[in-house]
RNA sequence: GCCCCGAGUAGCUCAGUCGGUAGAGUAUUGGACUCUUAAUCCAAGGGUCGUCGGUUCGAGUCCGGUCUCGGGCG
Numbered sequence: 001g002c003c004c005c006g007a008g009u010a011g012c013u014c015a016g017u018c019g020g021u022a023g024a025g026u027a028u029u030g031g032a033c034u035c036u037u038a039a040u041c042c043a044a045g046g047g048u049c050g051u052c053g054g055u056u057c058g059a060g061u062c063c064g065g066u067c068u069c070g071g072g073c074g
Stems, first nucleotide, its partner, number of pairs: 001073002004071005011026004020057001028044005050066005
C1' cells in the first nucleotide's frame, strides 16, 4: 500500500436472533443480614451503541465515507 477479513455497545469483560422500548456479569453507591467485617440477598445510578452521513414510519442491526485496533497478502 490493498475493489482482503474481523473488532469498536455501561468504569471493565461481553451479549443483543428476522430492523420494532439497549441488556447481563463484574465494579460503584444505598439497604437487608451480622457484635463488626467478609460472604450472601435486594435496590439504585451509570450509554450520543467509535465517528459523519444515507435508507426507513422506525437503525446497535441495512448502505456509503471516515478513525482506531487486530489479522491476511504484498